[in-house]
RNA sequence: CCCGCCGGACGGGCAGUCGCCGCGCCGUUUUCGGCGAGGAGGAAAGUCCGGUCUCCACAGGGAAGCGUGCCGGCUAACGGCCGGGGGGCCGCUCUCAAAGGGCGGUUUACGGAAAGUGCCACAGAAAAUAUACCGCCCGGUUUCGGCUGGGUAAGGGUGAAAUGGUGCGGUAAGAGCGCACCGCGCCCGGAGUAAUUCGGGUGGCAGGGCAAACCCCACGCGGAGCAAGACCAAAUAGGGGACGAGCGGUGUCCCGCCGCGUUAAAGUUCCGGGUAGGUUGCUUGAGUCCGGCAGUAAUGCCGGAUCUAGUUGAAUGACUGCCGCCUCGGUUCGCCGAGGAACAGAAACCGGCUUACAGUCCGGCGGGUCCA
Numbered sequence: 001c002c003c004g005c006c007g008g009a010c011g012g013g014c015a016g017u018c019g020c021c022g023c024g025c026c027g028u029u030u031u032c033g034g035c036g037a038g039g040a041g042g043a044a045a046g047u048c049c050g051g052u053c054u055c056c057a058c059a060g061g062g063a064a065g066c067g068u069g070c071c072g073g074c075u076a077a078c079g080g081c082c083g084g085g086g087g088g089c090c091g092c093u094c095u096c097a098a099a100g101g102g103c104g105g106u107u108u109a110c111g112g113a114a115a116g117u118g119c120c121a122c123a124g125a126a127a128a129u130a131u132a133c134c135g136c137c138c139g140g141u142u143u144c145g146g147c148u149g150g151g152u153a154a155g156g157g158u159g160a161a162a163u164g165g166u167g168c169g170g171u172a173a174g175a176g177c178g179c180a181c182c183g184c185g186c187c188c189g190g191a192g193u194a195a196u197u198c199g200g201g202u203g204g205c206a207g208g209g210c211a212a213a214c215c216c217c218a219c220g221c222g223g224a225g226c227a228a229g230a231c232c233a234a235a236u237a238g239g240g241g242a243c244g245a246g247c248g249g250u251g252u253c254c255c256g257c258c259g260c261g262u263u264a265a266a267g268u269u270c271c272g273g274g275u276a277g278g279u280u281g282c283u284u285g286a287g288u289c290c291g292g293c294a295g296u297a298a299u300g301c302c303g304g305a306u307c308u309a310g311u312u313g314a315a316u317g318a319c320u321g322c323c324g325c326c327u328c329g330g331u332u333c334g335c336c337g338a339g340g341a342a343c344a345g346a347a348a349c350c351g352g353c354u355u356a357c358a359g360u361c362c363g364g365c366g367g368g369u370c371c372a
Stems, first nucleotide, its partner, number of pairs: 001368010012323007020039002023036005041343001045354002048352005053225004065221005070084005085110001086108009111216002116214002118210003133156002135152007164182006183205001184203008229280004239271005246260005287306008325340006
């Protein structure tokens, strides 16, 4: 210098002009105008998890259902975060090499398969009460090609996975059949809060895999959501109280006729609920910035400073100039010209996770090349 993995920060700046939105003040004051100070994000997104807040429900216990799952810590809480342990992968190193150890990076839904049930495609003899295709060994037989009875599971073959591994002994051939080391189970002791780890003893060895299959164990969980909820409140049509003896239709009018009512109609007036609409909830909060202290860290505590959208079909924009960034071309290496700049966007709020993202910067680890 280049490349890869992981983590973190940023994600154009300044000025001018024209707009949009609500807020405050002023004016000839619902509408209009002027002035002033303000107006999206790291994810505002998906709505996956947890909480604040609001309403409803709720004696106590159990079952069902759903979720979480190594250990410790942090937190308001979490399926989140931090640290540790175990496992996987990669690199370096110790070593002649292998095995194994040490160091570093990265990754991991990581309780139980010795309670029970179930599943394991294809291939293969066999996928789990076991079993034997090729082979190996012993016996019988033979027309010398084989056939047959038995032993075996070391070797080959199948498969994602084959009944502990390596070596020596042993054997007809073999086999934990015996032994050493490794692995595994049980017991004891040391270290650690714990997960776990180290050492010793003991047992030839139980044990295939899958619980992101049912299940078992432990722990947790009431429901709906700001369209929650609260308040004010038209027009019209219902409801209730008081007053009220007539009212309505037909008809040019009167008479008349028809219907309703006289406890109850029409009409007047008052009250109440709901709808449209409006106000509120609404942004001062697990807030933001700076510093110090404690802690490996997540995080906590203390001190100081600070207020930063709250608009409901919903504002937060556009243009111009200069500067900065990237790409391409030119260059007299001073620069010049052209082009480009992502994902996206508040709607009660907060903490996470996940997903999208042009380009830039910083840190850790590893590799390559060159130089010393």
Molecule: Bacterial RNase P class A
Organism: Acidobacteriota bacterium